[in-house]
SAM riboswitch aptamer (S box leader) from a Thermomicrobiales bacterium, 102 nucleotides, folded computationally.

RNA sequence: ACCUUAUCCAGAGAGGUGGAGGGAUUCGGCCCUGUGAAGCCCGGCAACCUGGUGACAAUCACCAAGGUGCCAACUCCGGCAGAUGUAUCUGCGAGAUAAGGG
Numbered sequence: 001a002c003c004u005u006a007u008c009c010a011g012a013g014a015g016g017u018g019g020a021g022g023g024a025u026u027c028g029g030c031c032c033u034g035u036g037a038a039g040c041c042c043g044g045c046a047a048c049c050u051g052g053u054g055a056c057a058a059u060c061a062c063c064a065a066g067g068u069g070c071c072a073a074c075u076c077c078g079g080c081a082g083a084u085g086u087a088u089c090u091g092c093g094a095g096a097u098a099a100g101g102g
Base pairs, nucleotide, nucleotide: 002101003100004099005098006097007096008095013042015041016040017039021032022031023030027078028077029076043071044070045069048067049066050064051063052062053061054060055059075094079092080091081090082089083088084087
């Protein structure tokens, strides 16, 4: 690379630096951005793994925050199938993240 499982309508700065891009990738759309993008630093959110405590068969609840992750818009929207109130819902696919396998 790839495989498995879980989650994806919540949450997160009017800080410093930086100086034109950014929203993962291609294309299209729609947005954000000199009232300052990305990146970096600080800060924060969350609680998958982890540690602790209490019950324990499975496991659950609470606390912490060491390893990740994340901090505009549903995963910004888009593909396929079905349903209906025609714009939404459900399932699948794709993607992201975590943990395990490899």
About this RNA:
Rfam family: SAM riboswitch aptamer (S box leader). Rfam's curators write: The SAM riboswitch is found upstream of a number of genes which code for proteins involved in methionine or cysteine biosynthesis in Gram-positive bacteria. The organism belongs to Thermomicrobiales, within Bacteria.